[in-house]
Context: one part of a larger RNA
RNA sequence: UUGGGCGUAAAGGGCGCGUAGGCGGCUUGGCAAGUGGAAGGUGAAAUCCCUCGGCUUAACCGAGGAACUGCCCUCCAAACUGCUUUGCUUGGGGCCGGGAGAGGUGAGUGGAAUUCCCAGUGUAGCGGUGAAAUGCGUAGAUAUUGGGAGGAACACCAGUGGCGAAGGCGGCUCACUGGACCGGUUCUGACGCUGAGGCGCGAAAGCGUGGGGAGCAAACGGGAUUAGAUACCCCGGUAGUCCACGCCGUAAACGAUGAAUGCUUGGUGUGGCGGGUAUCGAUCCCUGCCGUGCCGAAGCUAACGCAUUAAGCAUUCCGCCUGGGGAGUACGGUCGCAAGGCUGAAACUC
Numbered sequence: 001u002u003g004g005g006c007g008u009a010a011a012g013g014g015c016g017c018g019u020a021g022g023c024g025g026c027u028u029g030g031c032a033a034g035u036g037g038a039a040g041g042u043g044a045a046a047u048c049c050c051u052c053g054g055c056u057u058a059a060c061c062g063a064g065g066a067a068c069u070g071c072c073c074u075c076c077a078a079a080c081u082g083c084u085u086u087g088c089u090u091g092g093g094g095c096c097g098g099g100a101g102a103g104g105u106g107a108g109u110g111g112a113a114u115u116c117c118c119a120g121u122g123u124a125g126c127g128g129u130g131a132a133a134u135g136c137g138u139a140g141a142u143a144u145u146g147g148g149a150g151g152a153a154c155a156c157c158a159g160u161g162g163c164g165a166a167g168g169c170g171g172c173u174c175a176c177u178g179g180a181c182c183g184g185u186u187c188u189g190a191c192g193c194u195g196a197g198g199c200g201c202g203a204a205a206g207c208g209u210g211g212g213g214a215g216c217a218a219a220c221g222g223g224a225u226u227a228g229a230u231a232c233c234c235c236g237g238u239a240g241u242c243c244a245c246g247c248c249g250u251a252a253a254c255g256a257u258g259a260a261u262g263c264u265u266g267g268u269g270u271g272g273c274g275g276g277u278a279u280c281g282a283u284c285c286c287u288g289c290c291g292u293g294c295c296g297a298a299g300c301u302a303a304c305g306c307a308u309u310a311a312g313c314a315u316u317c318c319g320c321c322u323g324g325g326g327a328g329u330a331c332g333g334u335c336g337c338a339a340g341g342c343u344g345a346a347a348c349u350c
Stems, first nucleotide, its partner, number of pairs: 003322004007304002012318001014201004021194003025088002029084003033081002035077004040072003049065006091191001092188003095184004103177007110154001115149007125136002162169002206247006215241002220236004258317006266295011278283001299306002323350003332343004
């Protein structure tokens, strides 16, 4: 609970597509459902309200009035909403021409480095720490040279740079493929916005089956530290991290800021495309659109701060909040192989 809110106090759904629904540009004519006006009918009595009256007063009672905010019917109006109709182009979409990009999927491929193996040189240490020890090493380690195997990640470029709805995406090449942007203004003619349910996507960890396994590394073993040390430090090390397919569906999934549209002083960087001017040219200057940062006007804000990428001024639609704990628990339902997810209380207590 007809209220006020949701950057940080409780509160924006992790993200998209989209069903129902809600809302919706300019314009012509018509209709009259909503809407407005007028007349009529009805709206029992009592009650409520006003005035007057009766019991000594009040409660109570009587009379009159008003009201009964509603419904029905008829007539009128046609601005707005609606329905229908006629056009329109500024919203949306299509077409043509361009350039940008770690957007996605698959295949191939490259070099550096770590580890391991083989061989050469070489000899007593190496490694590690605050200091050590465990550990490795005369069965030849560490170091160094050559060769080989294998897995994973891509230094520099690299940038409050780019792309994507979000999660996220970074060596190089090829194939397939999505979106955005700029310019032309050629076509369509409101075809739009949002979106309960629904469907899909969704980091890491985790799960199933099969592979792979270099480095790293939960668990675990050992060495230290310490009063203890189930830790921090050190030596090892298995799941896992990687691949394929299938699950899981969570997060500080954050801009802690839902989506869309319009409006509202400026300054300065940077990415993409265009126009103008100067120029042989690189490029400089002015300017338009889209993106991404910083600083700040008005305004907003409890303050911090936000400020044309709004947290300003407005409209539409969705989600959510309503004192702390109990508790994101219990129960039920549903999904999942499981872990658990989603939905989600109460007693009690402060």
Small-subunit ribosomal RNA, central domain from an uncultured bacterium, 350 nucleotides, folded computationally. Its Rfam family is "Bacterial small subunit ribosomal RNA".